RNA sequence: CUUGCAUCAGGCGAUGGAGCUCGCCUCAACCGCCCCGGUGCUCCUGCUUCGCGGGCUGAUAGCUCCUACCCCACA
Numbered sequence: 001c002u003u004g005c006a007u008c009a010g011g012c013g014a015u016g017g018a019g020c021u022c023g024c025c026u027c028a029a030c031c032g033c034c035c036c037g038g039u040g041c042u043c044c045u046g047c048u049u050c051g052c053g054g055g056c057u058g059a060u061a062g063c064u065c066c067u068a069c070c071c072c073a074c075a
Base pairs, nucleotide, nucleotide: 010025011024012023013022016066017065018064019063020062021061032056033055034054035053036051037050038049040047041046
């Protein structure tokens, strides 16, 4: 210096916070979907990547609560 393992701590799971549970990561885990156009590959159906392109859902990884947003009704 590199690699592996163990322990401790921590971090992450497409928009905020908390509790519980689950999974993942050790500088990585993580960073949604559809359509259109271009590039490359191809078993011709798709895959990959790019875009000052267009559109859509959800505050959860799951459950519960709070906050924000949206819809409807009433005062």
Predicted 3D model of a 75-nucleotide RNA (Fluoride riboswitch aptamer (crcB RNA motif)) from a Bacillota bacterium. It was read from a public genome assembly, where an Rfam model found it. Its mean pLDDT, the model's own confidence on a scale to 100, is 75. Rfam family: Fluoride riboswitch aptamer (crcB RNA motif). Rfam 15.1 lists 2,293 matches to the family in 1,982 species. Lineage of the source: Bacteria > Bacillati > Bacillota.